[in-house]
RNA sequence: GGCCCUGUCGUCUAGAGGCCUAGGACACGACCCUUUCAAGGUUGAGACCGGAGUUCGAAUCUCCGCAGGGUCA
Numbered sequence: 001g002g003c004c005c006u007g008u009c010g011u012c013u014a015g016a017g018g019c020c021u022a023g024g025a026c027a028c029g030a031c032c033c034u035u036u037c038a039a040g041g042u043u044g045a046g047a048c049c050g051g052a053g054u055u056c057g058a059a060u061c062u063c064c065g066c067a068g069g070g071u072c073a
Stems, first nucleotide, its partner, number of pairs: 001072007010026004018056001028044005049065005
C1' cells in the first nucleotide's frame, strides 16, 4: 500500500429504518437490612467514533475520515 471485518454507558453486550425518551448484566453512587462487612432489596447516574448524504424518519443504509483487528504483498 490492496482487500476484508469491527466501533453503542467504566466493562461486556441487545438492536437489522418508526414499537428507542437506546434496553440488559457486571461495576459505581444513595437508601433499607445487618452490631459491622459480605450477600440481599429499592433507587439513581451513565453510551450510539467524527463528518456528510439518502429518507417524512438513521444506532441501523451509503460515502469520506479516525481508531482497532485480520489477511496479502
The RNA shown here (transfer RNA) has 73 nucleotides and comes from Urbifossiella sp. Model confidence (mean pLDDT): 84 of 100. Its Rfam family is "tRNA". By type it is a transfer RNA. The RNAcentral record of the sequence draws on ENA and MGnify. RNAcentral records the identical sequence in 2 taxa.